[in-house]
């Protein structure tokens, strides 16, 4: 340099054009308990890596850029 995979909540991930973006764990509050754990219920937490474009509508499609991983190539 060329290609491929990925970037969504604190962490691990789902969501492949349509309604207000979800789950588990973690956090926090409550119930339960003599206390703790477990169990049960609630709450908070996201401008979906960045910028532009397409579309009535974009996390999702297109372009460029950034970051991580990986394959190939080039120089010496």
């Nucleotide at each position: 340099g060329c290609g491929c995979u990925g970037g969504u909540a604190g962490c691990u991930c789902a969501g492949u054009g349509g309604a207000u973006a979800g789950a588990g764990c973690a956090a926090u509050c409550g119930c339960c308990u003599c206390c703790u754990a477990a169990g049960c219920g609630g709450u908070a937490g996201g401008u979906c890596g960045g910028a532009g474009g397409u579309u009535u509508g974009a996390a999702u499609c297109c372009u460029c850029c950034c970051c991580a991983g990986u394959g190939c190539g080039c120089c010496a």